[in-house]
Context: one part of a larger RNA
RNA sequence: CUGGGCGUAAAGCGCAUGUAGGCGGUUUGGUACGGCGGUGGUGAAAGCUCCCGGCUCAACUGGGAGAGGUCCGCCGCAACGGCCAGACUCGAGGGUGGUAGAGGCACAUGGAAUUCCUGGUGUAGCGGUGAAAUGCGUAGAGAUCAGGAGGAACACCCGUGGCGAAGGCGGUGUGCUGGGCCAUGCCUGACGCUGAGAUGCGAAGGCCAGGGGAGUGAACGGGAUUAGAUACCCCGGUAAUCCUGGCGGUAAACGAUGAUGACUAGGAGUCAGCGGUAUCGACCCCGCUGGUGCCGGAGCUAACGCGUGAAGUCAUCCGCCUGGGGAGUACGGCCGCAAGGUUGAAACUC
Repeated sequence: CUGGGCGUAAAGCGCAUGUAGGCGGUUUGGUACGGCGGUGGUGAAAGCUCCCGGCUCAACUGGGAGAGGUCCGCCGCAACGGCCAGACUCGAGGGUGGUAGAGGCACAUGGAAUUCCUGGUGUAGCGGUGAAAUGCGUAGAGAUCAGGAGGAACACCCGUGGCGAAGGCGGUGUGCUGGGCCAUGCCUGACGCUGAGAUGCGAAGGCCAGGGGAGUGAACGGGAUUAGAUACCCCGGUAAUCCUGGCGGUAAACGAUGAUGACUAGGAGUCAGCGGUAUCGACCCCGCUGGUGCCGGAGCUAACGCGUGAAGUCAUCCGCCUGGGGAGUACGGCCGCAAGGUUGAAACUC
């Protein structure tokens, strides 16, 4: 390479938008580029395969036949793909009417708790641990009451509950704003799917500038433990954690499972909406659609397990893997203020 694969063995890009490209619903007519049939031409010799022959055999070699092409011309066909023209509505989008939500951004605001400050009461301890000590306290701590300051996070509600493409999102109110679902089947009429490059978003930690700093707390100091203890435990504590603007671009960024569509037994939950039934009415009950979990059949799987939210059966497109170590390293390129990121070898070795 041909292949075979990618939940856990190597392998799904962290997620999305989208360029080129690839692929593309039903139907009518046309065309004849692909395609199919026929025919003619060409595909030199040598070489290759088969047959026959010549050197004693073979290699070698002479003769004959055949194979060998995304080949060219002409004639024909029109099912399929393409192209041109027209039509359709089930894909896609839109309209109308509803609806749930920690979806996003900004501003405002609330209570509990911790810490600190001021004052009152009050006196000898408090704190901490396996036990202690460092630490705090007669300059009045801890406890308790009242008042004040400030920062951060939002108990209960809270739920294999909800929302978001992913990262992620949780007190309350207001404003701005994205997406979804359901009903209707009114409009457009294939407008679609995927997506190399590209672009945007992207937890925590980190970086730059300015603010802020209650609690927690890398580093650091001290006390213990121990043979030692650069730790685990304890007392402190800077950066950080928070806000604004910018950079960075990683993760066990996980469902370790790419996106989209179609098809293939069921059972019992739950969330959102709708229809029916029922009722005075809301429930209950039956059904439909969309989500989210559990169990399970066929089938799949090395097994574990998956099982209409597939890892089953198919289709299209993208990404990725190809023994372990060396190594996600070196070198080079690109990006970054830096830290570093991204792309990504080889020698050697088993």
The part of an RNA shown here (small-subunit ribosomal RNA, central domain) has 350 nucleotides and comes from a metagenome. RNAcentral holds the full RNA, with entries from SILVA.